RNA sequence: UCCGGCAUAGCUCAGUUGGUAGAGCAAAUGACUGUUAAUCAUUGGGUCGCAGGUUCGAGUCCUGCUGCCGGAG
Numbered sequence: 001u002c003c004g005g006c007a008u009a010g011c012u013c014a015g016u017u018g019g020u021a022g023a024g025c026a027a028a029u030g031a032c033u034g035u036u037a038a039u040c041a042u043u044g045g046g047u048c049g050c051a052g053g054u055u056c057g058a059g060u061c062c063u064g065c066u067g068c069c070g071g072a073g
Base pairs, nucleotide, nucleotide: 001072002071003070004069005068006067007066010025011024012023013022019056027043028042029041030040031039049065050064051063052062053061
């Protein structure tokens, strides 16, 4: 320098054919009890890496950039 992959909640990851973003764990609150833990219930938490484009509508499609991983030279 060139090619490919990945980037979504605090962490690990889903998200189908473009149609109002989810799970598990963690956290908070409550129940349970001698207390903790465990268990059960509820709740909060997101600029979908950044900037544009296409579209009535983008996490998803297109372009550029950034970071990480791998490959070629």